[in-house]
RNA sequence: UUCGAUAAAGGCAAACCUAUUGAAAAAUAGGGACGCAAAGCCAUGGGUCUAAGGUUUCUAAUAACUAUGACAGCCGGUUGCCGAAG
Numbered sequence: 001u002u003c004g005a006u007a008a009a010g011g012c013a014a015a016c017c018u019a020u021u022g023a024a025a026a027a028u029a030g031g032g033a034c035g036c037a038a039a040g041c042c043a044u045g046g047g048u049c050u051a052a053g054g055u056u057u058c059u060a061a062u063a064a065c066u067a068u069g070a071c072a073g074c075c076g077g078u079u080g081c082c083g084a085a086g
Base pairs, nucleotide, nucleotide: 001085002084003083004082011036012035016031017030018029019028020027021026034073040078041077042076045075046074047071048070049069053066054065055064056063
């Protein structure tokens, strides 16, 4: 530098269930494993989700827009263990 064995040492934990928090998205803890070689970290890049509050419309119900709320197991950035080859 490139790569990831049917190797070794370890690691993480989707869906779902329970409890708690939250307006929601979602998060945390426990159980649980679909998977993961960065499923470590970064939300100030792109993207996605939500819409309490706000704005607009409406007689109203409501609807639309909006992140300051989230997602790193979407892309991206960044650091790095073990091993193989050069």